Overview:
Model confidence (mean pLDDT): 80 of 100. Predicted 3D model of a 100-nucleotide RNA (Purine riboswitch aptamer). Its Rfam family is "Purine riboswitch aptamer". Rfam's curators write: Riboswitches are metabolite binding domains within certain messenger RNAs that serve as precision sensors for their corresponding targets.
RNA sequence: CGAGAUAACAUAUACAUCCCACAUAUAUGCUAGAGAAUAUGGCUCUAGUGUCUCUACCCGACACCGUAAAUGUCGGACUAUGCGGGAAAGCUUACUAAAG
Repeated sequence: CGAGAUAACAUAUACAUCCCACAUAUAUGCUAGAGAAUAUGGCUCUAGUGUCUCUACCCGACACCGUAAAUGUCGGACUAUGCGGGAAAGCUUACUAAAG
């Protein structure tokens, strides 16, 4: 490359996942730009960085700041991966007269 053989498809039914603990990551952190609030306030938007990491990067209480431009402390998560446990469901077995 040629020839031969086989296969292809459709319909129906069922379909299931959730929660908890722990570990690792990240410190719900950090660096900036612009804007906003002011003791009844303390935020908004954007960019970067941080993880062998997707995502997230906030909320509340308290403190503090005597009206200025700046917050601090504490508590609380989500997400990714791993491990363990539980619930629920399916099937099977055992027990029970049956329900279970």
Of the family's consensus pairs, 100% are formed in the model.